Predicted 3D model of a 77-nucleotide RNA (transfer RNA) from Candidatus Termititenax aidoneus. Model confidence (mean pLDDT): 80 of 100. The organism belongs to Candidatus Termititenax, within Bacteria. The RNAcentral record of the sequence draws on ENA. The same sequence occurs in records of 2 taxa. Its Rfam family is "tRNA". The family's RNA type in Rfam is transfer RNA.
[in-house]
RNA sequence: GGGCAUAUAGCUCAGCUGGUUAGAGCGCUCGCUUCACAUGCGAGAGGUCCGAGGUUCGAAUCCUCGUAUGCCCACCA
Numbered sequence: 001g002g003g004c005a006u007a008u009a010g011c012u013c014a015g016c017u018g019g020u021u022a023g024a025g026c027g028c029u030c031g032c033u034u035c036a037c038a039u040g041c042g043a044g045a046g047g048u049c050c051g052a053g054g055u056u057c058g059a060a061u062c063c064u065c066g067u068a069u070g071c072c073c074a075c076c077a
Base pairs, nucleotide, nucleotide: 001073002072003071004070005069006068007067010026011025012024013023019057028044029043030042031041032040050066051065052064053063054062
């Protein structure tokens, strides 16, 4: 230098052919249960979906340009 993949909650990830309010598990907070802890049960908080721009009535999802990480190939001063 060329190609590919990934980026969504604190962590690990889903999200189908663009469309109703963005979700799960773990973790966190509160409550119930217990003498207490753990387990179990219930409830809650937490997101501008990597950044910028574009298309569209409408974008996490499509297009363009970047950024970061990983893999493959090439080049080698």